[in-house]
Molecule: transfer RNA
Organism: Gaiellaceae bacterium
């Protein structure tokens, strides 16, 4: 300097290709159970998808720009 890839809930990852209600498990909160802790089980809380812009009735998804990290190659 060129080239690939990754970026979505605390974690860890689907979903993108073929645009149409943003999910799953862990984790945490609460009921129940238990003398208690642990296991079970039920019920919830949590993310406007890494920034900005265009396209579209609509964009996590499709184009550009740009941050971060990782991996080639020079």
């Nucleotide at each position: 300097c060129g080239g690939g890839g990754u970026g979505u809930a605390g974690c860890u990852c689907a979903g993108c290709c073929u645009g149409g209600u943003a999910g799953a498990g862990c984790a945490c909160u609460g009921g129940c159970u238990u003398u208690g802790g642990g296991a079970g089980u039920c019920a919830g809380c949590g993310g406007c998808c890494g920034g900005g812009a265009g396209u579209u009735c609509g964009a996590a998804u499709c184009u550009c720009c740009c941050c971060a990290c990782c991996c080639c190659g020079a």